[in-house]
Context: one part of a larger RNA
RNA sequence: UGACGGGGACCCGCACAAGCAGUGGAGCAUGUGGUUUAAUUCGACGCUACGCGAAGAACCUUACCAGGGCUUGACAUGGAGGUAAAGGCUCUAGAGAUAGAGAGAUAGUGUAUACCUCACACAGGUGGUGCAUGGUUGUCGUCAGCUCGUGUCGUGAGAUGUUGGGUUAAGUCCCGCAACGAGCGCAACCCUCGUCCUUAGUUGCCAUCAUUCAGUUGGGAACUCUAGGGAUACUGCCGAUGUAAGUCGGAGGAAGGUGGGGAUGACGUCAAAUCAUCAUGCCCUUUAUGUCCUGGGCGACACACGUGCUACAAUGGCCGGUACAAAGAGACGCAAUACCGCGAGGUGGAGCAAAUCUCAUAAAGCCGGUCUCAGUUCGGAUUGGAGUCUGCAACUCGACUCCAUGAAGCUGGAAUUGCUAGUAAUCGCGAAUCAGCCAUGUCGCGGUGAAUACGUUCCCGGGUCUUGUACA
Numbered sequence: 001u002g003a004c005g006g007g008g009a010c011c012c013g014c015a016c017a018a019g020c021a022g023u024g025g026a027g028c029a030u031g032u033g034g035u036u037u038a039a040u041u042c043g044a045c046g047c048u049a050c051g052c053g054a055a056g057a058a059c060c061u062u063a064c065c066a067g068g069g070c071u072u073g074a075c076a077u078g079g080a081g082g083u084a085a086a087g088g089c090u091c092u093a094g095a096g097a098u099a100g101a102g103a104g105a106u107a108g109u110g111u112a113u114a115c116c117u118c119a120c121a122c123a124g125g126u127g128g129u130g131c132a133u134g135g136u137u138g139u140c141g142u143c144a145g146c147u148c149g150u151g152u153c154g155u156g157a158g159a160u161g162u163u164g165g166g167u168u169a170a171g172u173c174c175c176g177c178a179a180c181g182a183g184c185g186c187a188a189c190c191c192u193c194g195u196c197c198u199u200a201g202u203u204g205c206c207a208u209c210a211u212u213c214a215g216u217u218g219g220g221a222a223c224u225c226u227a228g229g230g231a232u233a234c235u236g237c238c239g240a241u242g243u244a245a246g247u248c249g250g251a252g253g254a255a256g257g258u259g260g261g262g263a264u265g266a267c268g269u270c271a272a273a274u275c276a277u278c279a280u281g282c283c284c285u286u287u288a289u290g291u292c293c294u295g296g297g298c299g300a301c302a303c304a305c306g307u308g309c310u311a312c313a314a315u316g317g318c319c320g321g322u323a324c325a326a327a328g329a330g331a332c333g334c335a336a337u338a339c340c341g342c343g344a345g346g347u348g349g350a351g352c353a354a355a356u357c358u359c360a361u362a363a364a365g366c367c368g369g370u371c372u373c374a375g376u377u378c379g380g381a382u383u384g385g386a387g388u389c390u391g392c393a394a395c396u397c398g399a400c401u402c403c404a405u406g407a408a409g410c411u412g413g414a415a416u417u418g419c420u421a422g423u424a425a426u427c428g429c430g431a432a433u434c435a436g437c438c439a440u441g442u443c444g445c446g447g448u449g450a451a452u453a454c455g456u457u458c459c460c461g462g463g464u465c466u467u468g469u470a471c472a
Stems, first nucleotide, its partner, number of pairs: 001472002003469003007466007015456002019419005026310008034301002042053002064296007073122001077121002079118006089102005124285002127283003133279002135274003138270001140268001145184006151160003164175003190262004195231007205220002209218002234256001237250005299438001312412001316371007328359003333352002338347003378409001383404007425448007
């Protein structure tokens, strides 16, 4: 100087408390451990691994296993020689890779291009080492800290500044002070939401005038909206308090003291994670640890854990009627009207590179009816049958539909999680990936919309000062 303390003082955080909803019990989905297996590829392991890499494992992917093949190779550059097409199509053998045969077709005439053959340099490796590395990332933590120059003090390591008194979300600002300044952080500048003005008026809008089933058409440029530009908030004003910084209350205002949300992550810590995104040193491999193919596996199942979904019902289930979104996507695409089917879907194809057309009925809600507390008209697992769609192909191993079946489950032990407002809870909608989909995941969008916070004694984490130490 740090680190540590079941030392002290002060302060903060959904840290506790006060509340609301859960998890832990059930069934299923998913990840992991374990076990099994020819293989169940690999990585991630307290917080900071476990719906994580994976924004899509039937083949492919695929790295794993079994079997069948190749050896200058699936891919790159270079040398020599050869062919004129290469490729595609048909047939035969084969599981296919591949091998053989045939038809057809010839643009182009060469230094090129493509293919074949030969030999060698080499290619190749998702093989090892993240404790050799770059790059990227997590975490402490959006915590308020981390440092430097000069000066001063100290023999020196170092100290001072950065401590102290206040204040703040903040090393934020003020006052004081052997310090005076400065840098990286904080804040602001950026995006978005909230108010107003202005410009513009189609594909969007409709107050007035006509018109229609319908903003449908004429028309309108007010309103909504769209998207460009601008304005607005600064403790500016008033009162109280204070030396000041500031704090408390008030007015005006759409918004008030950081207005809400996002992006933004200092010096560093964990030899943290990643050699399987990529790059890369060294080591290893070279008729194999490379590469091609078929099939299997990654989907196994006495069990254990994490994360979720659906429930256990009447604030509910079912049936009929009816209302109101936002944000997105669409040409290898989204697909309307119509017709067929109980339905998944099929036939067909208007329109639309989309404020125009389509996906596309939002659902909870509201109105009416029914069920009457029951393992039920709750719950939907499981299983049988019949189908639809995607795809070369749904056996291992897809999703969806219909009929039948109708399991556990009556609110969950110890323990434990999230959340302070348009939040929790609850309700649906969309997108990426994607042929299809195991999505209940993830990332977004809007609808309805709470309760509680006395307080900081205690638990956890963090910051500042101080103290002890046989630790570094």
A computed fold for a 472-nucleotide part of an RNA from an uncultured bacterium, annotated as small-subunit ribosomal RNA, 3' major domain. The full RNA is in RNAcentral, with records from ENA and SILVA.